RNA sequence: UCCUUAUCAAGAGCCAGGGGAGGAAAUUGGUCCUGAGAUCCUGCGGCAACCCCACUUUAAAAAAGUUGAACGGUGCCAAUUCCAACAAGCGUCAUGCUUGGAAGAUGAGGA
Numbered sequence: 001u002c003c004u005u006a007u008c009a010a011g012a013g014c015c016a017g018g019g020g021a022g023g024a025a026a027u028u029g030g031u032c033c034u035g036a037g038a039u040c041c042u043g044c045g046g047c048a049a050c051c052c053c054a055c056u057u058u059a060a061a062a063a064a065g066u067u068g069a070a071c072g073g074u075g076c077c078a079a080u081u082c083c084a085a086c087a088a089g090c091g092u093c094a095u096g097c098u099u100g101g102a103a104g105a106u107g108a109g110g111a
Base pairs, nucleotide, nucleotide: 001111002110003109004108005107006106007105008104013044015043016042017041018040022033023032024031027085028084029083030082045077046076047075050073051072053068054067055065056064057063081103086100087099088098089097090096
């Protein structure tokens, strides 16, 4: 980098230090955050429970679970993945609503 698969409406920082201009993935449009110092980096703190682990079901394994745990491997801690874009259905005078897809993020497995 690519492929497969699961999840993406919940949750968690008015912390300390660094740094100094943009940031919210990309394009377009909207809407937000930001010199009252964001995004980002380090430390500390926290959330969650994908992997790992335990338990249960089985003769065993595979597999599974409204189960448990949170030492370990990741991840995450503004806003639904901030919203829309494409398709189908529904609806309004108009703004719209629902579902699916695309793209993306994260985990696990593989090439």
Predicted 3D model of a 111-nucleotide RNA (SAM riboswitch aptamer (S box leader)) from Salinicoccus roseus. Lineage of the source: Bacteria > Bacillati > Bacillota > Bacilli > Salinicoccus. Rfam family: SAM riboswitch aptamer (S box leader). Its family is annotated with regulation of gene expression in the Gene Ontology.